[in-house]
């Protein structure tokens, strides 16, 4: 600094997540040490016990206790003077500091800066001045006496620096005057009235009093300005705002009273709720910021809840006082007593948070004159990895690379110098001994610590999380969508680097992860620093108050700005130097720095402000034109409807087709008329006009407003515009009115699996008018409004100027209104002077997706609903452009026996063969749309054969090692179904270094063997299909950010990405096509087994012979065909057409060859192979048996149904095979399969082997037949060990269904379909079936509209697992959270009212009183009651508001494979 996550892939938008820092934490594993720090964030919840504030005898009177001292009869007394000392009290200081806590509190707070000319201050400092003289009491105490107790009650006594009184007095107070000052008040100088006091002590300084004035100190009031949310809190306020006159205060003021005014405070957020101590600083960040407010300091509140004063210099007082309340305790029931939010410490709360420790030594504080006493402040110790710092758990050598472990391609390789071993260290650890600063004379709680020194031994010390990516780190087992794991994206269905263990690896390290939570990254609230066509975002539109903002030139000030100076911004913190603890944390000095606030000076460019002043903005006059711009009024013609007459007859009307439905009661069609709404053809146009909304027939009044042209006037009169106000389509509501078409609702046809749609046929609200409401739309240009600049070109409207004028036109300018484009923006489509470029002004507005434009609250409405506008949950995406694919009931072109044109079939029958499916002990396995189904099978009685059943075998039927024995092998009999078993014969080889060796066969051991067991979704390898279709692709360059395009697309052609052309593309591969093979023509070469013209022999007959190479034919080599010639067409190309020559003509025909890839397509049963699986069986052997089974369905054949035919007789003519375990002639036998039989042939010689249709005679005459030939009866034949289950064939007999086949479906374009026979493989036999061959030989393609399939180019897309694809909604089920609710239950809180404690302040007619006065009667002064007024807690009623909880109900959101339907997404099938 950034990464990952939407997507097949990319760019962007945009939530989410993570990587770093922290922390008073807490949890989980693990744990040596030493240092500094820190340690109730929860219940301001209760609180046992002890401690936290006392001290003074040098104020005072007196002497309970202790010690002294002195008597003593040793029991005990005396002595307040014995300068000890003191319980209790008076009296005086301090108990308002120091401790703690954040409840309250949003300003009576805090922070900064200022004012006090509106004040006050114990102690403490300076200075001046004083201290004269009087009086009365009271508590201790002592008697009496109430009560449990706490705590009192009268009587009598006494002191004092306690009380009270006169006198003096000032610069104090206070009343008047006079000068000087100030914005104000104020100062100073005279004047009139008032007001004060205290003494102790000692040797002596001294110490304390009092009055006055000044410092310091603290402190009070008061101004500005800053300091949360929230407007779903919009109106608040009656001492309320002012002013006079009183009172009150230390001190100003509605602070309080009385009377008088009607103020004031608020959109710059007042009043109300909600949360909150405030700061320096702390975390975090680059920084502006964000969070935050521990512990240190400062400042506020607070002390059990309220309220209340008193005393004091200070207080409404945490360890003080009264009262009220809750709550504990005590109790003799009458009454009392109490606040740990002081250290400790317990109970409770919670995830969590410490010892009822020493000590006043040090620092500070209180009191004293001091000693000194007190102090849970402090100071130190204990517990705690809670933090941060440091330290260590050993160093150096050590390879046989050891054991063990893990892993392994078994060879090895990691763990790994790690370990043992061998030498050294002694930090820490344990044990002695020593032994401190902290203290400037004594005084050390820590502390016998720190730090030294000695011994002793590697000795006492290492874990935690992690390893797919992100994120440094990979393997083995286990486990199999379970168990589990996750921060995000995910991981796990049997090969898991992601669960769990394991070895080994990476990171940190006395810690290490996980939760929490803060800031970063997040430019993800954007001041630095972001946006608004399409992604979330411009209010529908306009007028305007308020507020922002505002042309040109000259003055004034001097708010803002600049800059300089002062004061203050507390220490601490932080940053920088520099010392001190062995170093660091830690601490200490000094520095800088605290961006801040205020006062002064100074300057005038800029904004402001004042003053004059221009004319480019802005507006007003003057002309002559444009236009559906609005109102209101009047007239028209064409349609449509209905009425009325006339003609006029059988249908119309609608649809894809129907029907509802109109019509013989006369429609519909004509023609005439009449009658009512309603809209305004052509003209019309990307035209005009309005602020949008929206305006269209002519005509007339009224009436906005813009251009444009002239340049007279005014002089900045502007621009935006929260609130406000006005306009504002459709649909809707109200009153009243009108209704012709047209049409929600709603009704009948149709259509459908339904169709509460689409279609048709009716039809009522609206639809129109008038007058109020709604106020809302995809109100869009999805693009606020106004200004200014910034390239052309092309049209169009309105105005105007010039040119030529002869219509047409040109040309400039100016306002509108399109359409291309530059550069420039952009995410990218696109936008481009009508910006979305380039900038300025002002406004609304967005912050991920759903919940949701919803719930509640307020406005506003008649309704209907509008506006405002959340939240819990939830998901990890939702999303914009744009690419490449596939898709579509989109579009073009184009091609294929695809269709149509024909021929001949399937499906109907019977029979064969495959399959489903039954069934079986098995009916073995596999192949399953095209692309399984006469397929794997080129051949299942036994074997095959994997399947069943029954009998056996266990190192095996087969292969290798190893030990023993033995040649191998044969031969016969027994038992058995057979495998096997036992008994018996014959046999003693081969090589030899004489040891043994090879090969074979038994027997035994283990390692193994073996498996047609799973897994074709673990896999080679084969194959299948799109497809012999023409396409799949790469270098390089260009184009795009990108992903990709380009190239391959376009015009033309072709079978063909096949060729030409053009072309930012120019080459190139794999594919077409050619090379190859078979066939047609022709040559040459070469003639056996093949040929036989010609030229001789023969034979009934035949290339039989001799000889011939001429023909055919064999088989080797060549020719020939290439759009080469011509003529047209075409673009002067490629190529098409037509010809000609030619055996063959435009790839001749046929065959071989199958690009890139897709279907997880198929095969683990050809083989080959990874894991798994079984090992006396799921291996092997054996007999029997099944794969052949049959109610039934498909699929693929044969045979037929007949006369183009069957049968009988006669006759002609191929080709390619095969053949020694073979093919088998002649001739014989049988009707026949066949059987004898034995020549010939390892093949151009022999055999299989007769080809059939064909031809030429003959019959049969349309019947279920002289047609078909199943099926059963009988008799045979052949192969083979064996035809029963289950082979073929013959021959006699028998004669089934079939009379041409529904819906529907199948070849095939030429020597092809049809048809006809003939070989082959397999194989003992066992083809209708596959593989070959030749015979005969056709009919039809007008054309590409439809079906299928498939190729380019285009379009749409919400699909990419790709249309067998996405996806919506009810309903049912279970969960979450939330609204509504009759209501119930707390909490704050307003207003009204009662109540009235203690307390203060006024009254007081009661009662009572020492100082002072006094005419001695009283007075004056004081209490104590009493009462008024103020008020705390309490109590009624009414209201708001919060939170909780509620039958039942509302939508929501989430969930695996539920159900109905098909809404969108493709022209999504009714855009």
């Nucleotide at each position: 600094a950034g990464a990952g996550u939407u997507u097949g892939a990319u760019c962007c938008u945009g939530g989410c997540u993570c990587a770093g820092a922290g922390u008073g934490a807490a949890c989980g594993c693990u744990g040596g040490c030493g240092g500094c720090g820190u340690g109730c964030u929860u219940a301001a919840c209760a609180c046992a016990u002890g401690c936290a504030a006392g001290u003074c005898g040098a104020a005072c009177g007196a002497g309970a206790a202790c010690g002294g001292u002195c008597c003593u009869u040793c029991g005990g007394g005396a002595u307040g003077u014995c300068a000890g000392c003191u319980a209790a009290g008076u009296g005086g200081c301090g108990g308002a500091c120091g401790g703690g806590u954040g409840a309250g509190u949003a300003a009576u707070g805090u922070a900064u800066a200022g004012u006090u000319a509106a004040u006050c201050u114990g102690c403490c400092c300076u200075u001046u001045a004083g201290a004269g003289g009087g009086g009365g009491a009271u508590a201790a105490c002592a008697g009496u006496u109430g009560g449990a107790a706490a705590c009192g009650a009268c009587u009598g006594c006494u002191a004092a620096u306690a009380c009270c009184c006169c006198a003096u007095a000032c610069u104090c107070c206070u009343u008047u005057u006079a000068c000087c000052u100030u914005a104000a008040u104020g100062g100073u100088a005279a004047u009139u009235g008032g007001g004060a006091a205290a003494c102790g002590u000692u040797u002596u300084u001294u110490c304390g009093c009092u009055a006055a004035a000044g410092g310091a100190u603290g402190a009070g009031a008061c101004u500005a300005u800053a300091u949360g949310g929230u407007a779903u809190c919009a109106g608040g306020u009656a001492g309320u705002u002012g002013g006079u006159g009183g009172g009150g205060u230390a001190a100003g003021a509605g602070c309080c009273u009385a009377c008088c005014a009607a103020g004031c405070c608020a959109a710059u957020g007042a009043c109300g709720c909600c949360u909150a101590g405030c700061u320096g600083g702390u975390c975090u960040g680059a920084g502006a910021g964000g969070a935050u407010g521990a512990u240190c300091a400062g400042c506020c509140a607070c002390a059990c809840u309220g309220g209340a004063a008193c005393u004091g210099a200070g207080a409404c007082a945490c360890g003080g006082u009264c009262c009220a309340g809750a709550c504990u305790c005590c109790u003799a029931c009458g009454g009392g007593a109490g606040g740990c939010a002081g250290c400790a410490g317990u109970g409770g709360g919670g995830a969590a948070u410490a010892u009822u420790g020493c000590a006043c030594a040090a620092u500070g504080g209180a009191g004293g004159a001091a000693a000194c006493u007190c102090u849970g402040a402090u100071g130190c110790a204990g517990c705690a990895g809670c933090g941060c710092c440091g330290c260590g758990u050993g160093g150096a050598g050590g390879a046989u690379g050891a054991c063990g472990c893990a892993u392994u391609u078994c060879g090895g390789u990691g763990u790994g110098u790690a370990a043992a071993c061998u030498c050294c260290u002694u930090u820490u650890a344990u044990a002695u001994g020593g032994g401190a600063a902290g203290a400037u004379a004594a005084u050390g709680a820590c502390g016998g610590u720190a730090c030294c020194a000695u011994a002793u031994g590697a000795a006492u010390a290492a874990g935690c999380a992690c390893c797919g990516g992100c994120u440094a780190a990979c393997u083995c087992c286990g486990u199999g969508c379970c168990a589990g794991c996750a921060g995000c994206c995910g991981c796990g269905g049997u090969a898991a680097u992601a669960c769990g263990g394991a070895g080994g690896g990476u990171g940190c390290a006395a810690g290490c992860g996980u939760u929490a939570c803060u800031c970063g990254g997040a430019a993800u609230c954007a001041c630095u620093g972001g946006g608004c066509g399409u992604a979330a975002a411009g209010c529908g539109c306009g007028c305007g108050c308020a507020g922002g903002c505002g042309g040109c030139c000259u003055u004034u000030u001097a708010a803002g700005u600049u800059g300089g100076a002062u004061g203050u911004g507390a220490a601490a913190g932080c940053c920088u130097a520099u010392g001190g603890c062995u170093c660091a944390a830690c601490c200490a000095u000094a520095g800088a720095a605290c961006u801040g606030c205020a006062u002064c000076c100074a300057a005038a460019a800029c904004u402001a402000u004042c003053a004059g002043g221009c004319u480019a903005g802005a507006g007003u006059g003057u002309g002559g034109g444009a236009g559906a711009g609005g109102a209101a009024g009047a007239u028209g013609g064409a349609a449509u409807u209905a009425g009325u007459u006339g003609u006029g007859u059988a249908g119309g009307g609608g649809u894809a087709a129907a029907a509802u439905c109109c019509g013989u009661a006369g429609a519909g069609a004509u023609a005439a008329c009449u009658a009512g709404g309603a809209a305004u053809a052509c003209c019309a146009a990307a035209a005009g006009c309005g602020a949008a909304g929206g305006c269209a027939a002519u005509c007339u009044u009224c009436u906005g407003g813009a251009a444009c042209a002239u340049u007279a006037c005014u002089g900045a009169c502007g621009c935006u515009g929260a609130g406000g106000c006005g306009c504002g389509a459709a649909a809707g509501c109200g009153u009243g009115g009108g209704g012709a078409g047209c049409a929600a609702a709603c009704a009948g046809g149709a259509u459908u699996a339904g169709a509460u749609a689409c279609c048709c046929u009716g039809g009522u609200a609206g639809u129109c008018c008038a007058c109020g409401c709604c106020g809302u739309a995809a109100a869009c240009g999805a693009u606020g409004u106004c200004a200014a600049c910034u390239a052309g070109c092309c049209g169009u409207u309105g105005g105007g100027g010039g040119a030529a004028u002869u219509u047409g036109u040109c040309c400039c300018u100016u306002a509108g209104u399109g359409g291309c484009g530059c550069a420039g923006c952009u995410a990218a489509c696109g936008c481009g002077a009508u910006a979305a470029g380039u900038u300025g002004a002002c406004c609304g507005c967005c912050u991920g997706g759903g919940g949701a434009g919803u719930a509640c609250g307020g406005u506003c409405g008649c309704u209907a609903g509008a506006u405002u506008a959340a939240a819990a949950c939830u998901c990890a995406a939702a999303g914009g452009a744009a690419u490449u694919g596939a898709c579509g009931g989109g579009g073009g072109c184009c091609c294929g026996c695809a269709c149509a044109a024909g021929c001949g079939g399937u499906g109907g029958a019977g029979c064969a063969u495959g399959u489903g499916g039954u069934u079986u002990a098995a009916u073995u396995c596999g192949a399953u749309g095209c692309a399984a189904c006469g397929c794997g099978a080129a051949g299942a009685a036994c074997c095959u054969u994997a399947c069943c059943a029954g009998c056996c075998c266990u190192u095996g039927a087969c292969a290798u090692c190893c030990u023993c024995g033995g040649a191998a092998c044969u031969u016969a009999c027994u038992a058995g179904a057979g495998a096997u078993a036992g008994u018996u014969u014959g046999g003693u080889g081969c090589c030899u270094u004489c040891g043994g060796g090879a090969a074979c066969c038994g027997a035994g051991u283990g390692a193994c063997a073996g498996g047609u067991g799973c897994u074709g979704c673990a896999u080679g390898g084969c194959u299948g299909u799109c497809g012999u279709c023409a396409g799949c692709u790469c270098g390089u360059g260009u184009c795009g950010u990108g992903a990709g395009a380009u190239g391959u697309u376009g015009g033309g052609u072709u079978a063909a990405g096949u060729c030409c052309c053009g072309u930012a593309a120019c080459g190139a591969g794999c594919g077409c096509a050619a090379c190859c093979c078979c066939u047609a023509u022709c040559c040459u070469u070469a003639g056996u087994u093949g040929c036989c013209a010609g030229c001789a022999c023969g034979u009934a007959a035949u290339g039989g012979u001799g000889g011939g190479a001429a023909c055919u034919c064999u088989a080797g080599g060549g020719a020939g065909a290439c759009u080469g010639c011509c003529g047209g067409u075409g673009a002067c190309a490629a190529a098409c057409c037509g010809g000609a020559g030619g055996a063959a003509g435009g790839u001749g025909g046929g065959g071989a060859u199958g690009a890139c890839g897709u279907c997880a397509a198929g095969u683990c049963a050809u083989c080959a192979u990874g894991g798994c699986c079984c090992u006396u069986a799921u291996g092997g052997g054996c007999u029997g048996g099944g794969c052949u089974a049959c109610a039934c369905a498909c699929g693929u054949g044969c045979u037929a149904c007949a006369a183009u035919g069957g049968c009988c007789g006669g006759u002609a003519c191929a080709g390619a095979g095969g053949g020694u375990u073979g093919c088998c002639a002649a001739c014989c036998c049988g009707c026949g399969a066949g059987g004898g039989g034995g020549a010939g042939c390892u093949a151009a010689u022999c055999c299989c082997a007769g080809a059939a249709a064909g031809c030429c005679g003959g019959u049969c005459g349309u019947a279920g037949u002289c047609c078909g030939g199943a099926u059963u009866g009988g008799a045979g034949u052949c192969u083979g060990c064996a035809a029963c289950u289950c082979g073929a064939c013959u021959c006699c007999a028998u004669g089934a269904a079939g009379u041409c086949g529904g819906a529907a479906u199948c070849g095939c374009u030429a020597g092809u379909a049809a048809u006809c026979g003939c070989g082959g493989a397999u194989c003992a036999g066992a083809a209708u079936g596959c593989c070959g061959c030749g015979g005969u030989g056709a009919a039809u393609a007008c054309g590409u509209u439809c079906c299928c399939g498939g190729g380019c180019c285009u379009u749409g897309u919400a699909c990419a697992c790709a249309c067998c694809g996405c996806c919506c909604g009810u309903c049912a089920c279970a969960c979450c959270a939330u609204g509504g609710g009759a209501g119930u239950g707390g909490g704050u809180u307003g207003c009204a009212c009662c109540a009235g404690a203690a307390g203060u302040a006024g009254u007081u007619a009661g009662c009572c009183u020492a100082a002072c006065c006094u005419u001695c009667g009283g007075g004056a002064g004081g209490g104590c009651g009493a009462u008024u007024a103020c008020c705390a807690c309490g109590g009624u009623g009414u209201g708001a508001u919060u939170c909780a909880u509620g039958a039942c109900u509302g939508g929501g959101g989430u969930g695996a494979a539920g159900u109905c339907g098909a809404a969108a997404c493709a022209a999504g099938g009714u855009a």

This is a predicted structure of a 1471-nucleotide RNA (small-subunit ribosomal RNA) from a metagenome. Model confidence (mean pLDDT): 85 of 100. RNAcentral holds the sequence, with entries from SILVA. Rfam family: Bacterial small subunit ribosomal RNA.